[in-house]
Order: sequence, then C1' cells, then structure tokens
RNA sequence: UACCGAUAAGAGCAAACUGCCCGUAAGGGUAGUGCGCAAAGUCGCUGGUCCACAAGGAGGGGAUGAUGGACGGCAGGACUGCCGAA
Repeated sequence: UACCGAUAAGAGCAAACUGCCCGUAAGGGUAGUGCGCAAAGUCGCUGGUCCACAAGGAGGGGAUGAUGGACGGCAGGACUGCCGAA
C1' cells in the first nucleotide's frame, strides 16, 4: 500500500414517529428522536421499485405505455474516505 472488518479507539450518518416548510404525488428540506449502517459519503450509468400524466368517437372507472419526476437506507457500478487487531 492492497485485501479485510475487531465486544478496539476516536468520530460520523440517521429508519420510523412528531412539529414546520416545499411538491398534484412519489418524495424532499429542517428540528427533536434513535431502527439500524464499515461507507447508511457522493453520483440517476445499468437493472429494479414508486409517483404523475397524454393520444386513442363521448362520459365514468381501471390499467398500460410514449414522456416527465422520485428512491443512493433496493441491487450492481464509478469516485472519494477514519482506524488498524486477527
């Protein structure tokens, strides 16, 4: 240095819930809290999941699929990173 991940040490993040704000929604931000996480750091590149919404004779409902959006704590991948036992 690389691989690896300890009942090690010092740190970190923050599920669900609640208050406020944004958004049609999925969801996001912020404060408290603490399910958990060896990358639960960043990135929508691939797959997947979720939301919205056309056209198609009219109305209602449901789904779909062009399209747009969301999820990095769904999996893979890329980049970066604390510590140093076996």